[in-house]
Annotation: c-di-GMP-I riboswitch aptamer from a Gallionellaceae bacterium, 87 nucleotides, folded computationally. The sequence was found by an Rfam model in a public genome assembly. Rfam family: c-di-GMP-I riboswitch aptamer. Rfam describes the family as follows. GEMM was predicted in a large-scale screen for bacterial structured RNA regulatory elements. Its family is annotated with cyclic-di-GMP binding in the Gene Ontology. Its mean pLDDT, the model's own confidence on a scale to 100, is 87.
RNA sequence: ACCUUACAAGGGCAAACCCGUCGAAAGGCGGCGACGCAAAGUUUCCGGUCUAACAGGCUAAGGCCUCACGACAGCGGGAUUGCAAGG
Numbered sequence: 001a002c003c004u005u006a007c008a009a010g011g012g013c014a015a016a017c018c019c020g021u022c023g024a025a026a027g028g029c030g031g032c033g034a035c036g037c038a039a040a041g042u043u044u045c046c047g048g049u050c051u052a053a054c055a056g057g058c059u060a061a062g063g064c065c066u067c068a069c070g071a072c073a074g075c076g077g078g079a080u081u082g083c084a085a086g087g
Base pairs, nucleotide, nucleotide: 002087003086004085005084012037013036018031019030020029021028022027035074041080042079043078045077046076047075048072049071050070055066056065057064058063
């Protein structure tokens, strides 16, 4: 420098539920809690998914439809940084 993640040590992160809080929602954050994770660190560049406030359209009305500029990195890929062990 490159490849791999079977084993070991010390550690790390934390799904769902519930509570609080922010948000129109999806969801975020904090607490609790561990389903899992060797990048479950970072990043929306690509695809995908969720939501639909604003806006637009339809409707007699109730309401319905479209739309991301919102969100998911624990959906996949890419980019980038990094611990340990083995080769």